[in-house]
Molecule: transfer RNA
Organism: Arcicella sp.
RNA sequence: ACGUCAUUAGCUCAAUUGGUAGAGCGUUGGUCUCCAAAACCAAAGGUUGUAAGUUCGAUUCUUGCAUGGCGUG
Numbered sequence: 001a002c003g004u005c006a007u008u009a010g011c012u013c014a015a016u017u018g019g020u021a022g023a024g025c026g027u028u029g030g031u032c033u034c035c036a037a038a039a040c041c042a043a044a045g046g047u048u049g050u051a052a053g054u055u056c057g058a059u060u061c062u063u064g065c066a067u068g069g070c071g072u073g
Base pairs, nucleotide, nucleotide: 001072002071003070004069005068006067007066010025011024012023013022019056027043028042029041030040031039049065050064051063052062053061
């Protein structure tokens, strides 16, 4: 330099054909217990890396850029 993959909650990852963004772990609160752990219940937490384009509507399609991984020379 070229090709390719990834970027979504604090962490690890989903979201199937474009149609109102979720789970596990963690955190906080509650129930239980003499106390704690475990278990169970609930809650908080997101400009979906960034800037544009297409669309009635974009995590999803298209383009540029950024960061990281892999490959080729």